[in-house]
RNA sequence: GAUAAGAGCAAACCCAUCGUAAGGUGGGGGCGCAAAGCACCCGAUCCUAGAAAGACCAAAGUUUAGAGGAUGGCGGGGCUGCCGAA
Numbered sequence: 001g002a003u004a005a006g007a008g009c010a011a012a013c014c015c016a017u018c019g020u021a022a023g024g025u026g027g028g029g030g031c032g033c034a035a036a037g038c039a040c041c042c043g044a045u046c047c048u049a050g051a052a053a054g055a056c057c058a059a060a061g062u063u064u065a066g067a068g069g070a071u072g073g074c075g076g077g078g079c080u081g082c083c084g085a086a
Stems, first nucleotide, its partner, number of pairs: 001083001008033002013028006031073001037079002041076003044071005053063001
């Protein structure tokens, strides 16, 4: 980062499967991607059970720190990779 070339990945959705869930995996399928490759370092978002505490309250229920998990196609940072026009 180009109306280039050769590639690559694969959204939503469907089927199967794993998981309490978020979501993951395989097949189909293509919305898109110059890192939509890797990996949770820092944020962000989502899920889970749930205690101190607060509010309400007859009770139920609700919110929430922290903890565990998920998302890399949410952002930043890190590492690696194809091509070579302006």